[in-house]
RNA sequence: GCGGAUGUGGUGAAAUUGGCAGACACGCUAGACUUAGGAUCUAGUGCCGCAAGGCUUGGGGGUUCAAGUCCCUUCAUCCGCA
Numbered sequence: 001g002c003g004g005a006u007g008u009g010g011u012g013a014a015a016u017u018g019g020c021a022g023a024c025a026c027g028c029u030a031g032a033c034u035u036a037g038g039a040u041c042u043a044g045u046g047c048c049g050c051a052a053g054g055c056u057u058g059g060g061g062g063u064u065c066a067a068g069u070c071c072c073u074u075c076a077u078c079c080g081c082a
Stems, first nucleotide, its partner, number of pairs: 001081007010026003019065001027045006046055003058074005
C1' cells in the first nucleotide's frame, strides 16, 4: 500500500428483514434481613434538564416518514496479502 473483520451505557452483550436503542447478565446505589459482613430478597441505575422535553450506537456527512442496521468518508484495534 491492498483486502477483510470489529467498534453499542460502568463491564460483557442483545436488537429478526430499516420500525420504541440498550433486552439479559454482571457491577453499582438504596432498603429489608444480619451483632457485623457475606449470601438472599425488593426497588432503582446512559447523559442533560426543576419539569416539559432534548440528546446518545468510534467521529463526520448522506439516503429515508423512520438508520445501530443502507451509502460515502474518516479514526482505532485485530487478521490476511504484497

Predicted 3D model of an 82-nucleotide RNA (transfer RNA) from a Clostridia bacterium. Rfam family: tRNA. By type it is a transfer RNA. Its mean pLDDT, the model's own confidence on a scale to 100, is 80. Lineage of the source: Bacteria > Bacillati > Bacillota > Clostridia.